[in-house]
Annotation:
Predicted 3D model of a 72-nucleotide RNA (transfer RNA) from Candidatus Roizmanbacteria bacterium CG_4_10_14_0_8_um_filter_39_9. The coordinates come from a structure-prediction model, not an experiment, and the mean pLDDT is 82. It matches the Rfam family "tRNA".
RNA sequence: GUCUCUGUAGUUCAACGGAUAGAAUGUGGGUUUCCGAAACCCAUGAUGGGAGUUCAAUUCUCCCCGGAGACA
Numbered sequence: 001g002u003c004u005c006u007g008u009a010g011u012u013c014a015a016c017g018g019a020u021a022g023a024a025u026g027u028g029g030g031u032u033u034c035c036g037a038a039a040c041c042c043a044u045g046a047u048g049g050g051a052g053u054u055c056a057a058u059u060c061u062c063c064c065c066g067g068a069g070a071c072a
Stems, first nucleotide, its partner, number of pairs: 001071007010025004018055001026044006048064005
């Protein structure tokens, strides 16, 4: 340099083009306990950036940025 794949809560993963973007875990608070752990309840938090297509985009297209791989 060319090509392929990939980017979503702090972390690991979901989401036919249409739901309030969901779950686990984490974190904070509470219940419980002599104190912790565990358990249960409540809360918390995300679509890499820009443009386009569409009535509607996490999803499709293009450019840029980051990561992984192949070839040279």